[in-house]
Context: one part of a larger RNA
């Protein structure tokens, strides 16, 4: 900007891409078939490699400051208690939620079409033959269709459903320009959505983030005190105390105010 008024949804699919795979066992069966060795088609069942996808229950890993242990130093006068540095967590033990894969799920189903090469039925010309000439079947991981995903600028711009609409000025009219309705946008509080931008969620008639509270989790038993020990320390109050992302709940804070756009009956 088109898509013959402006909007909000939902949708058909032209067309494009993605997938498509393989082995092993078992059973049919030691059958058919072979003098024997050996050993099937067809069909029916399990199990699995490798690739794809999309998750975090489980397993595992990361989780840079979530717990705690510890070293040397320096600080808050001292004790206790705690904060700083120590190659960018000083080292270590652990670890929510996210992100991941080595975990877990789940795919690759068609007694669907047309074929290929190969095999046929009728069957002439050619009184025979012949699968072809006319008709007319069967036949493959492979092609079209079935499965997935984009997809109406598919200018062939398609289709349904809902909202908005009988303004003002100018102008013979076409049209122009203003305010505006549906509605959108900027603005703001954000996201498991993101490099911007797009998408989503909300903007007080509200849980959108932040903050409190309760729960979940992690860590591992605070500080203080009291007891026991010469001490190092242990024990006890006490599933203590602390906690990022996670679920819930609540308007305590910030989402205030507001601004632009946008049809005229096609």
């Nucleotide at each position: 900007c088109g898509u013959a008024a402006g909007a909000g949804a939902a949708u058909u699919g032209a067309u494009c891409g993605g997938a498509g795979u393989c082995u092993u066992c078992c059973u049919u069966a030691g059958u058919a078939c072979g003098a024997g060795a050996g050993g099937a088609c067809c069909g029916g069942g399990a199990a699995g490699a490798a690739c794809g996808a999309a998750c975090c229950u489980c397993c595992a890993g990361u989780g840079u400051a979530c717990g705690g242990g510890u070293u040397a130093u320096c600080a808050c006068g001292c004790c206790a208690g705690u904060g700083g540095u120590a190659a960018a967590c000083g080292c270590c033990c652990g670890g929510u939620a996210g992100c991941u894969g080595u975990g877990u799920u789940c795919g690759g189903a068609g007694c669907g079409g047309a074929u290929a090469a190969g095999c046929g039925c009728u069957g002439a010309a050619a009184g025979c033959a012949u699968a072809u000439a006319a008709g007319u079947g069967c036949g493959a991981a492979g092609c079209c269709c079935a499965c997935c995903g984009a997809a109406a600028g598919a200018u062939g711009a398609g289709u349904u459903c809902u909202c908005u609409c009988a303004c003002a000025g100018a102008g013979u009219a076409a049209u122009c320009u203003g305010g505006u309705a549906a509605g959108u946008c900027c603005c703001c509080a954000u996201g498991c959505a993101g490099a911007u931008c797009a998408c989503g969620u909300g903007g007080u008639u509200g849980a959108u983030a932040g903050g409190u509270c309760g729960c979940a989790a992690g860590u591992a038993g605070a500080a203080g005190u009291a007891u026991g020990g010469c001490a190092a320390c242990a024990u006890a109050u006490g599933u203590a105390g602390c906690u990022g992302a996670g679920c819930g709940a609540u308007a305590c804070u910030a989402a205030u105010a507001g601004g632009a756009c946008g049809a005229g009956g096609g």
A computed fold for a 266-nucleotide part of an RNA from a Candidatus Gastranaerophilales bacterium, annotated as large-subunit ribosomal RNA, domain VI. The sequence was found in a public genome assembly. The prediction has a mean pLDDT of 88. It matches the Rfam family "Bacterial large subunit ribosomal RNA". Taxonomically the source falls in Candidatus Gastranaerophilales (Bacteria, Bacillati, Candidatus Melainabacteria).